This is a predicted structure of a 250-nucleotide part of an RNA (large-subunit ribosomal RNA, domain VI) from Candidatus Woesebacteria bacterium GW2011_GWB1_39_10b.
Its Rfam family is "Bacterial large subunit ribosomal RNA". Gene Ontology terms of the family: structural constituent of ribosome and ribosome.
The coordinates come from a structure-prediction model, not an experiment, and the mean pLDDT is 87.
The RNAcentral record of the full RNA draws on ENA.

Context: one part of a larger RNA
RNA sequence: CGUUCGAGUCUUGAAGGGAGCUCUCCUCAGUACGAGAGGACCAGGAGGGAGGAAUCCCUGGUGUGCCGGUUGUGGCAUCAGCCGCAACGCCGGGUAGCUACAUUCCUAAGGGAUAACCGCUGAAAGCAUCUAAGUGGGAAGCCCACCCUAAGAUUAGGACUCGUUAUUAGAUCCCAGAAAGAAUAUCUGGUUGAUAGACUGGAAGUGGAAGGGCAGCAAUGCCUUAAGCUUACCAGUACUAAUCGAUCGA
Numbered sequence: 001c002g003u004u005c006g007a008g009u010c011u012u013g014a015a016g017g018g019a020g021c022u023c024u025c026c027u028c029a030g031u032a033c034g035a036g037a038g039g040a041c042c043a044g045g046a047g048g049g050a051g052g053a054a055u056c057c058c059u060g061g062u063g064u065g066c067c068g069g070u071u072g073u074g075g076c077a078u079c080a081g082c083c084g085c086a087a088c089g090c091c092g093g094g095u096a097g098c099u100a101c102a103u104u105c106c107u108a109a110g111g112g113a114u115a116a117c118c119g120c121u122g123a124a125a126g127c128a129u130c131u132a133a134g135u136g137g138g139a140a141g142c143c144c145a146c147c148c149u150a151a152g153a154u155u156a157g158g159a160c161u162c163g164u165u166a167u168u169a170g171a172u173c174c175c176a177g178a179a180a181g182a183a184u185a186u187c188u189g190g191u192u193g194a195u196a197g198a199c200u201g202g203a204a205g206u207g208g209a210a211g212g213g214c215a216g217c218a219a220u221g222c223c224u225u226a227a228g229c230u231u232a233c234c235a236g237u238a239c240u241a242a243u244c245g246a247u248c249g250a
Base pairs, nucleotide, nucleotide: 001152005163006162007161008160009159010158011157015149016148017147018146021049022048023047024046025045026044027043033038050107051106052105053104054103055102059100060099061098062097066093067092068091069090070089071086072085073084074083075082076081110144111143112142117137118136119135120134170248171247172246173245174190175189176188177187178186195241196240197239198237199236200235201234202233204230205229206228211224212223213222214221215220
C1' cells in the first nucleotide's frame, strides 16, 4: 500500500514446513521346528541409545557493579580503618539471568489407497489361468492422523464487539520502562498511575562488620553479634521522573 467504511478481539484452513530412528532384556518358550547342535514366527511387557521440544523446582556450570580471606606495592600524614593497581591480583563461596551435565515430554496408537508379491471367482482357449470383466490381502514408503506457520489464499475468507460524519471508535508522536530488543518492531505503563528509580520490609548470598571491652608478652582469641554488608529477585509506599500537549483517523 492492498484486502472498497474504520478499529479491536477470536477464528476457518487453501498451501507450506517439521517429525518419522534404533537396540537390548523378560513372558510366550527351551515351545513349534530339528537326529543333535541349536532355536523361532505371532502376541504381550520393561528398559536403554541417538535425535527433538519445553523449562530452571531439583543437581551442576557461569555469575568481571554481591560477600569474605589473603600477597606485593602506592595513596588517604601516622595507628586503626579504607581505596587504587597487579588477568576480578590471587583464592573460597554465590542471587537473578543464561545454561546442561539437570528435569519433563515426544518420535505412540490408528484409518485409507497402493508397490513388489500372495489370493478368490473366471473366460478368451469345454481344460488350465490372480485378469481380460469383477474382487480380497499386502510396506519403515504415499495420503490422512500428530506438531508448527498460514487469508498478499489479489479467490485477499468467517464470527463477535465498538464507532456512524463526530477531531469520534481507535492510533501515533512524546515520555518511564522490560517478559522484548542490532535499528525498527513487540509488550507493560504514562497521575483516574506502581512503569523505572529511591526508600521500607522480605527472600536469598556471604559468614560473625566497624568501634569498644576482656584475655594474652605477642600473633591472636572471646564478648557485644547469626553481626555487618548485599547486583539483577518478591512485595509495599507517589518521595523523584512518566509534565503540558500535538498529529493522524471511515